c-di-GMP-I riboswitch aptamer from Cryobacterium tepidiphilum, 75 nucleotides, folded computationally. The source organism's lineage runs through Bacteria, Bacillati, Actinomycetes, Microbacteriaceae and Cryobacterium.

[in-house]
């Protein structure tokens, strides 16, 4: 450097529920809380689930897949 996540460490996020705000809505936001996760970081580019006030907008990166960025290094 590639591959790669079965050992170790030390940090990371945070479903369901539950509170407070935003949104027609799917959903999202901040507190609580862990069900899990090696990219469960970030990007709607592909294709799927969802939503609406459907010529079209939107949600979802914790559905796959691709893109890019990153941490530990046992084998």
């Nucleotide at each position: 450097c590639a591959u790669u996540g079965u050992a170790a460490a030390u940090a990371g996020c945070a479903a369901a529920c539950c509170c407070g705000g935003c949104g027609c809505a799917a959903g999202c936001c901040g507190g609580g809380g862990a069900c899990g996760c090696a990219a469960a970081g970030c990007c709607a580019c592909g294709g799927g689930a969802c939503c609406c006030u459907c010529u079209g907008g939107g949600u979802u990166a914790g559905c796959c897949g691709g893109g890019u960025u990153g941490c530990c290094g046992a084998a």